[in-house]
């Protein structure tokens, strides 16, 4: 070099046909207990890799960067 896939809360991952960003662990807070574990309710945490671009609208669609994989040469 060439082709393919992958990037989304601390972590693993969804998010289908563009229309409100979500599960699960975990952390915080409250219940609960004599106390703790377990459990229940509740919260907080996201420039959805980066830039541009198409659209009323973009994590989603084009393009053009970066990291990482895996194949070919």
């Nucleotide at each position: 070099g060439g082709g393919c896939g992958a990037u989304u809360g601390g972590c693993g991952c969804a998010g289908u046909u563009g229309g409100c960003a979500g599960c699960g662990c975990g952390u915080u807070g409250c219940a609960g207990u004599g106390a703790c574990a377990u459990u229940g309710c509740a919260a907080a945490g996201g420039u959805c890799a980066c830039a541009g671009g198409u659209u009323c609208a973009a994590a989603u669609c084009c393009u053009g960067u970066a990291u990482c994989g895996c194949c070919c040469a």
The RNA shown here (transfer RNA) has 73 nucleotides and comes from a bacterium. Rfam family: tRNA. By type it is a transfer RNA. Gene Ontology term of the family: triplet codon-amino acid adaptor activity. Model confidence (mean pLDDT): 82 of 100.